[in-house]
RNA sequence: UACUUAUCCAGAAAGACAGAGGGAAAGGCCCUAUGAUGUCUUAGCAACCUGUACCGGCCACCUGGCUGUGUGUAAGGUGCUAAUUCCUGCUUCGUGAACCAACCCGGAGACAGAUAAGCU
Numbered sequence: 001u002a003c004u005u006a007u008c009c010a011g012a013a014a015g016a017c018a019g020a021g022g023g024a025a026a027g028g029c030c031c032u033a034u035g036a037u038g039u040c041u042u043a044g045c046a047a048c049c050u051g052u053a054c055c056g057g058c059c060a061c062c063u064g065g066c067u068g069u070g071u072g073u074a075a076g077g078u079g080c081u082a083a084u085u086c087c088u089g090c091u092u093c094g095u096g097a098a099c100c101a102a103c104c105c106g107g108a109g110a111c112a113g114a115u116a117a118g119c120u
Stems, first nucleotide, its partner, number of pairs: 003118006013042005021031003026088003043081003048077003051073004055068005085112001090109005096104001
């Protein structure tokens, strides 16, 4: 860097430094000198991976090994701590209100993105 799988309406901020932009991109709408983005420190959230406790299953046979959409824990590796991924764009469905279409509203999916694990 690309690919695969899973998740994305929950949750969780203070301080120091520094000083103007930031929320991926476009359009919106927001945040921001009552200090954004960033770096560091401390704290927290969560439970993807590892570890670990319990429970179940299988194998072995007395030391155990493997395993699970299982239940915990939070020691290690990440991640995260404004707004649903802040919202929308594309497709489709709807005996949604008032004939059709469009718009609007609602549902589902796709695209894009983020994070983890694996692989390259």
A computed fold for a 120-nucleotide RNA from Mucilaginibacter pedocola, annotated as SAM riboswitch aptamer (S box leader). The organism belongs to Mucilaginibacter, within Bacteria. The coordinates come from a structure-prediction model, not an experiment, and the mean pLDDT is 82. The sequence is in RNAcentral, with records from Rfam and Ribocentre.